[in-house]
Molecule: small-subunit ribosomal RNA
Organism: metagenome
RNA sequence: AGAGUUCGAUCCUGGCUCAGAACGAACGCUGGCGGCGGGUCUUAAACAUGCAAGUCGAACGGUAGCAGGGUGUAGCAAUACAUUGCUGACGAGUGGCGGACGGGUGAGUAACACGUAGGAAUCUGCCUCGAAGAGGGGGACAACUUCUGGAAACGGAAGCUAAUACCCCAUAGUCCUGAAAAGGUAAAGGAUGGGUAACCAUUCGCUUUGAGAUGAGCCUGCGGUCUAUCAGCUUGUUGGUGGGGUAAUGGCCUACCAAGGCAGCGACGGAUAGCCGGUCUGAGAGGAUGAUCGGCCACACUGGAACUGAGACACGGUCCAGACUCCUACGGGAGGCAGCAGUUAAGAAUCUUGCGCAAUGGGGGAAACCCUGACGCAGCCACGCCGCGUGAACGAUGAAGGCUUUCGGGUUGUAAAGUUCAGUAGAAUGGGAAGAAUAAGUCAAGUCGAAUAGGCUUGGUGAUGACGGUACUAUUCUGAAGCCCCGGCUAAUUACGUGCCAGCAGCCGCGGUAAUACGUAUGGGGCGAGCGUUGUUCGGAUUUAUUGGGCGUAAAGGGCACGCAGGCGGAUUGGUAAGUUGGAUGUUUAAGCGUUAGGCUCAACCUAAUAACAGCAUCCAAAACUGCCUUUCUAGAAUCCUGGAGAGGAAAGCGGAAUUCUCGGUGUAGCGGUGGAAUGCGUAGAUAUCGAGAGGAACACCAAUGGCGAAGGCAGCUUUCUGGACAGAGAUUGACGCUCAGGUGCGAAAGCGUGGGGAGCAAACAGGAUUAGAUACCCUGGUAGUCCACGCCUUAAACGUUGUAUACUAGAUGUUGGGGGUUUCAACGCCCUCAGUGUCGUCGCUAACGCAGUAAGUAUACCGCCUGGGGAGUAUGCCCGCAAGGGUGAAACUCAAAGGAAUUGACGGGGGCCCGCACAAGCGGUGGAGCAUGUGGUUUAAUUCGAUGAUACGCGAAAAACCUUACCCGGGCUUGACAUCCACUAGACAGGUGUAGAGAUACACUCUCCUUUAUGGCUGGUGGACAGGUGUUGCAUGGUUGUCGUCAGCUCGUGUUGUGAAAUGUUGGGUUAAGUCCCGCAACGAGCGCAACCCUUUCCUUAUGUUGCUACCAGUUCGGCUGGGCACUCUUAAGGUACCGCCGGUGAUAAACCGGAGGAAGGUGAGGAUGACGUCAAAUCAGCAUGGCCCUUACGUCCGGGGCUACACACGUGCUACAAUGGCCGGUACAGAGGGGCGCCAAGCCGCGAGGCGGAGCAAAUCUCAGAAAGCCGGUCCAAGUUCGGAUUGUAGUCUGCAACUCGACUACAUGAAGCCGGAAUCGCUAGUAAUCGCGGAUCAGCAUUGCCGCGGUGAAUACGUUCCCGGGCCUUGUACACACCGCCCGUCACACCACCCGAGUUUGAGGUGCCCGAAGUGGACGCGCUAACCGAAAGGAGGCAGUUUACUAAGGCAAAGUAGGCGAGGGGGGUGAAGUCGAAACAAGGUAGCCGUACCGGAAGGUGUGGCUG
Repeated sequence: AGAGUUCGAUCCUGGCUCAGAACGAACGCUGGCGGCGGGUCUUAAACAUGCAAGUCGAACGGUAGCAGGGUGUAGCAAUACAUUGCUGACGAGUGGCGGACGGGUGAGUAACACGUAGGAAUCUGCCUCGAAGAGGGGGACAACUUCUGGAAACGGAAGCUAAUACCCCAUAGUCCUGAAAAGGUAAAGGAUGGGUAACCAUUCGCUUUGAGAUGAGCCUGCGGUCUAUCAGCUUGUUGGUGGGGUAAUGGCCUACCAAGGCAGCGACGGAUAGCCGGUCUGAGAGGAUGAUCGGCCACACUGGAACUGAGACACGGUCCAGACUCCUACGGGAGGCAGCAGUUAAGAAUCUUGCGCAAUGGGGGAAACCCUGACGCAGCCACGCCGCGUGAACGAUGAAGGCUUUCGGGUUGUAAAGUUCAGUAGAAUGGGAAGAAUAAGUCAAGUCGAAUAGGCUUGGUGAUGACGGUACUAUUCUGAAGCCCCGGCUAAUUACGUGCCAGCAGCCGCGGUAAUACGUAUGGGGCGAGCGUUGUUCGGAUUUAUUGGGCGUAAAGGGCACGCAGGCGGAUUGGUAAGUUGGAUGUUUAAGCGUUAGGCUCAACCUAAUAACAGCAUCCAAAACUGCCUUUCUAGAAUCCUGGAGAGGAAAGCGGAAUUCUCGGUGUAGCGGUGGAAUGCGUAGAUAUCGAGAGGAACACCAAUGGCGAAGGCAGCUUUCUGGACAGAGAUUGACGCUCAGGUGCGAAAGCGUGGGGAGCAAACAGGAUUAGAUACCCUGGUAGUCCACGCCUUAAACGUUGUAUACUAGAUGUUGGGGGUUUCAACGCCCUCAGUGUCGUCGCUAACGCAGUAAGUAUACCGCCUGGGGAGUAUGCCCGCAAGGGUGAAACUCAAAGGAAUUGACGGGGGCCCGCACAAGCGGUGGAGCAUGUGGUUUAAUUCGAUGAUACGCGAAAAACCUUACCCGGGCUUGACAUCCACUAGACAGGUGUAGAGAUACACUCUCCUUUAUGGCUGGUGGACAGGUGUUGCAUGGUUGUCGUCAGCUCGUGUUGUGAAAUGUUGGGUUAAGUCCCGCAACGAGCGCAACCCUUUCCUUAUGUUGCUACCAGUUCGGCUGGGCACUCUUAAGGUACCGCCGGUGAUAAACCGGAGGAAGGUGAGGAUGACGUCAAAUCAGCAUGGCCCUUACGUCCGGGGCUACACACGUGCUACAAUGGCCGGUACAGAGGGGCGCCAAGCCGCGAGGCGGAGCAAAUCUCAGAAAGCCGGUCCAAGUUCGGAUUGUAGUCUGCAACUCGACUACAUGAAGCCGGAAUCGCUAGUAAUCGCGGAUCAGCAUUGCCGCGGUGAAUACGUUCCCGGGCCUUGUACACACCGCCCGUCACACCACCCGAGUUUGAGGUGCCCGAAGUGGACGCGCUAACCGAAAGGAGGCAGUUUACUAAGGCAAAGUAGGCGAGGGGGGUGAAGUCGAAACAAGGUAGCCGUACCGGAAGGUGUGGCUG
């Protein structure tokens, strides 16, 4: 510090996810030790048991129990009994102090609760310092005794008694009240020592008072949560006066008076929450958090209340009410673990009913001491942090084993074994600290004191350890590693198993037979007594942006304006000092964090010192900037004057053209409408045409990226009223300004209300068409509406998708309205300038597109808005509205994307250009018939397999009777039919003959080797390695092939442009068959294709001259037959020829094209071979090869037979025909290219023929297949199912072959079917082509061949042209497509699941309001009853108590309303689901351009009207 994920790829926007750190954690697997910490986060749920607050006899009366002593009685004694407070002590009681601390918890609380900084009107026990005092009296009440109630808890009555308990009097100051005078107010003793005593001393207390310290109460500023779907709240409320109350201020309380107070800087309400120091994270700013430790607050079963006290409205106190639990004799009582342990329930989850007061601290006490679940320790738990260990060195034969393998090896791996060494931790045994001192006592010195009592201070001595069998140490012995991960992010891979199953997954995503992603194993990586997972927080996330984001198109500018509050604000003088800046002081507990040291062996941990930002407060200083006050100014703003421009607004009036209607005339059969029609109108006279009239609405031309207005919007002409902007020149005011939440006004169309109006148009509706349907598009009609007046509605793609204002920042050009200069007689023109409105463009900006002085540039001010997509602008609440609806506006749930711009393709019922037998023009076919052949289907034991739009179907197959053969049935074999090797064994094997059998095979006979004599060759047998497989996967592959397509394309290097994908080149202008060539050009070159080079053919030359040829010479049996000959033809070799080369024209003078000459051939002469990058997971595992998988007495192999040849049917490809351009008969002419030795086969003979006999010749320019056929000549047939056609069938044969039954071909004779030119549709062909005619070859024993591949003979027609169909190429455009239109995608309906909304009602809670009742308590009143202290001679009084009553009031009850939640028949839409149904709305002109607002309509997407937008 970043990374993954949207796309074919790119850039951007934007969300989701990951890597880090942390935790009071939990869960899974695992687990050696120690140190230091931590440990009910859930239920403020309920609690058994024990303990957690007592102490003081030096305050008191005392003596129940214990111990000691005394006395008495009995006894010899031991001892027993009785008695005695005498002593130590002490139960219960009176009294004092403490139970307000310590400990727990976080329910409540949004508050002066907390934090911080201040303040004034207060109190403060114990403690410290100072001053003064403590005199004299009195009456009770507990305990106790007696009686008595009650089950108990607990009482009641009478009587006795003490005090540091209570009361009175005296005394009185610095105390209190008061202006003063004056008045008022206190106390307690105990212990020790001395002394006969009086009394004295010391010490602990006591009273009053002043001060301090500590602690507490109160007030104020500021700070820290969410919500406006909470906008108004408040009556003790805000203030005042009097009074009361408090320690103290104060509406704290009360009476009266006033009517205030709070709130958009968020009152009131609701939700949530203890606050802080700190903690976690982060670079920081921040964000999250508030366990442990520390400070504060609140609470103590729930609610209320006071008492006591220095302090409480009191956790282990009191009273009352309530709920719950327990006891009970049913009358009544008891209780409160959110103290420490512990229990139950809850929960994913959190410990021992331990030891000790040794230390620290606290309470009481004079002290000893007692108490202390505070605390110190131990126990449990890897819960966390830190440390240590599980050994170290050497050790290659790279052992064994595992895994893997290309079988060679590799790896685990110096790892192990082995040798040497060490001894941490643990166990056993032994030794053994520190934590402990200022105790009491005692000794000494000092001090108070009269004192050798006593106290105090200092110094010696001095008991005490829970932990603890401690730490530490010596000796001996023992022997401790797991967890997660290995597709990318992210370090680390292989094998096997599985086969979209099982499973994984944080995101992307893996798994459908070769899974580095599942499971296991090997190996590896990471961390390590832990490792992973889950949860939570921060980070990454600049993804709420102060630091540090945005709003034209990605989410986002309010429809527009005015404007209060608010925010911001021109120049200048002086002042001030609020903000600001600097300095100082105070504070910010301790701990923590940081730094530096120190102590535990280190570290964690602990200790000490120091530092520290920053906040707040106070003081001082500065005065630039902001603020405030003030002086002045004119540049902002405004006013006045003059002037012209304008569909700016409102009202009234006027006008002509057109549509429609009415009337009249002319006139006759149609009109109208459409893609084509029909509905409709018309002989009752339409349409057309002429005239007259009525009525409503809108204003052609001018007219314009022209004008005006804030926006919506505004258009005939005239008049009236009226707003604004602009220009010019001066003058005036003197910052008066900008923006604007809330608010107010305006606001297209549609729509609503009331009343008019209604010509045209026209939702709805009706009819006609179209259509599968057509609730649409088209047509004919047609109502609301459109128009007017008044009133509502308040929304639009209300858009420049661009808020308002101001300033600055190159130019060029058009236009509107002003002004000026120049020029001119004038006008035009030219130049300058202000205000608008357009286009292009530099800088700059932008993701790009683009914007660019009218900014989307550079800046400032203010407002509005955004934060992933969907759910949803929905639900609910509230506000507005007559309604329609508008404004505000969520969540659950769901997805990993949604989106913008641009790029390359592909596509379009987009455009342009061009080509092709693509269409057209022609010729001939197919589709109908019969047959052949292939396929589908069906059948079958099997009908083997593959090929399936074009690009399968006379295809693999250039030969299925057996074989082939892969299929079926049956019969055999199992190291095998075939290959190699090893071990053992036999000696020949093979061959021949015979027998059995369907055959494979089996048996018998015959025959019986070489050599180096053995580990030999060869062969057989047995066993083992292995063979074998036309079994599977063409979607694991190689190779080969088809197709687009012989289409003209496909790319690269360098350079350049772009952030980039990419572009450029390759586009453009011409041209070509061609990316062929030329020109131009940020491109320049190059490669694969094109063309050419190659083959055949056409012409010529040279060469060759047999088997070929024969002009010439000669011979001749008249046949180039023979001798010459090689001229010609021909042969096969090498060359030549054609290049737009020449001429004319067109063209840019180019490339090229058109025409012509010459030429055998003319514009690639013709044909072939040649097939770019790639596409179709195209075809083939059955040609071959090959990975994986599968079979191994069978899925291998051998044999016999059968099948591949089946047959209702459908399709493809062909042959033959349907006839006279013909059939048949006779005669007769002319090829080319091939084949031939298990071959071609001549002559001759036989057969009607297939063929047979025969044997010459020929490995071929020699011989042979071999007769070419159409053609030509002559004859015949005469339009018919025929002398056409030949299927089918019968009989007889021929040939091949072991074998023609299933299942061959051919021949002869006989038979003589369908068929008379073929529906929709469809195929081929542009010249030696189509058509037609025959010939040859491969395969092959033979043959289905009509197929395929070749060869020649005869030999046409047509092409105007590119509108259309199909295919293709280039450019361009749109795109929501990229599996690429066979794409994408919308809505209803049906089914399943999920969350949500409404819902008659029902139910639960919290808070408030009103009324009723009203416990305990406090205050008030009364106090007739009772009453010790004081007064009084007495009566009596003062005071007090019970009691009664009243005010307030908790709980409770009743009522109505609101609010929050649960359940809820039923209803509603939404989301998600596999291949469901109906359509086809959107994306291309998406086939009616789309979308926005609104209204109506329709199964649904949607359609239509009206206005708007261009996205």